Source information
This is a predicted structure of a 350-nucleotide part of an RNA (small-subunit ribosomal RNA, central domain) from a Candidatus Binatia bacterium. Its Rfam family is "Bacterial small subunit ribosomal RNA". The sequence was found in a public genome assembly.

Context: one part of a larger RNA
RNA sequence: CUGGGCGUAAAGGGUGCGUAGGCGGUCCUUCAAGUCUGACGUGAAAGCCCAGGGCUCACCCCUGGAAGUGCGCCAGAAACUGAUGGACUUGAGUACCGGAGGGGAGAGUGGAAUUCCCGGUGUAGCGGUGAAAUGCGUAGAUAUCGGGAGGAAUACCGGUGGCGAAAGCGACUCUCUGGACGGUUACUGACGCUGAGGCACGAAAGCGUGGGGAGCAAACAGGAUUAGAUACCCUGGUAGUCCACGCCGUAAACGAUGGGCACUAGGUGUCGGGGGUAUCCACUCCCUCGGUGCCGCCGCUAACGCAUUAAGUGCCCCGCCUGGGAACUACGGUCGCAAGAUUAAAACUC
Numbered sequence: 001c002u003g004g005g006c007g008u009a010a011a012g013g014g015u016g017c018g019u020a021g022g023c024g025g026u027c028c029u030u031c032a033a034g035u036c037u038g039a040c041g042u043g044a045a046a047g048c049c050c051a052g053g054g055c056u057c058a059c060c061c062c063u064g065g066a067a068g069u070g071c072g073c074c075a076g077a078a079a080c081u082g083a084u085g086g087a088c089u090u091g092a093g094u095a096c097c098g099g100a101g102g103g104g105a106g107a108g109u110g111g112a113a114u115u116c117c118c119g120g121u122g123u124a125g126c127g128g129u130g131a132a133a134u135g136c137g138u139a140g141a142u143a144u145c146g147g148g149a150g151g152a153a154u155a156c157c158g159g160u161g162g163c164g165a166a167a168g169c170g171a172c173u174c175u176c177u178g179g180a181c182g183g184u185u186a187c188u189g190a191c192g193c194u195g196a197g198g199c200a201c202g203a204a205a206g207c208g209u210g211g212g213g214a215g216c217a218a219a220c221a222g223g224a225u226u227a228g229a230u231a232c233c234c235u236g237g238u239a240g241u242c243c244a245c246g247c248c249g250u251a252a253a254c255g256a257u258g259g260g261c262a263c264u265a266g267g268u269g270u271c272g273g274g275g276g277u278a279u280c281c282a283c284u285c286c287c288u289c290g291g292u293g294c295c296g297c298c299g300c301u302a303a304c305g306c307a308u309u310a311a312g313u314g315c316c317c318c319g320c321c322u323g324g325g326a327a328c329u330a331c332g333g334u335c336g337c338a339a340g341a342u343u344a345a346a347a348c349u350c
Stems, first nucleotide, its partner, number of pairs: 003322004007304002012318001014201004021194003025088004030083002033081002035077004040072003049065006091191001092188003095184004103177007110154001115149007125136002162169002206247006215241002220236004258317006266295011299306002323350003332343004
């Protein structure tokens, strides 16, 4: 000496559940596998090292010794790891009480608005733009009033506010259903953490079958702009967007920050709960648990910044990186209806 790293330089798996494995709280007993001590055997010769010797020296050679991380076996030790048996309650979980929530699924209902259809009023424009034109309108539009149809989305409340593992979730009512939190401290008694494979979930777009189609709108058509304009702007407009079922499995799937536990100044806002003081009640005030923001010390950082929601200090487990390009590629494998996804090089080049 026996790697260093992963917020932004290369690097955290999109997210969860969980198999093997790794790791694992307090006390006692026993065993002695790991561990430690001693003895014995072995550890070929040559070589290395030491002592002596032979070639005139040396190189070289000869003799002897030592060393030899290791392995085997015997005896012993019992703190730690492990194993056995027993006990415990702080970790973890259960029960009971309570309130919060756009958590999920299904069914139903409402109002505003757009569009279309019918009818009334009414007449020459409307629409659109930087300005226009395409377009719509005397077969009566736009505007306005009444009625009807249909689809999609749910103004205000609305908030660095809530819920969810993530993706994500927002009108109202009902049914079914998951999780978290607070309080009590009754019960179980380490039942825990992580998690290679695996399984499940997974925005948008896209695909299959059937439905639906108001608005919007890739493609497409036309009008403009322009040197051109396969664009930006305008008028239209089909897939799609919506529903059911089945695929796809990706993303700047981001906090560009994996999960768990413990420890390490504070201040301030906000959401959910509990306790205390005071009080007519409660707001204010004090304490406390859980979430979510801002500011800030120690410390960390290349800096920016992070800072009890760590990027600080430690331990455990997983994933990943190792100069740029070639290359989120080729070939092969697996998956997919396809699109493609996933795993993943090399020549060559700087």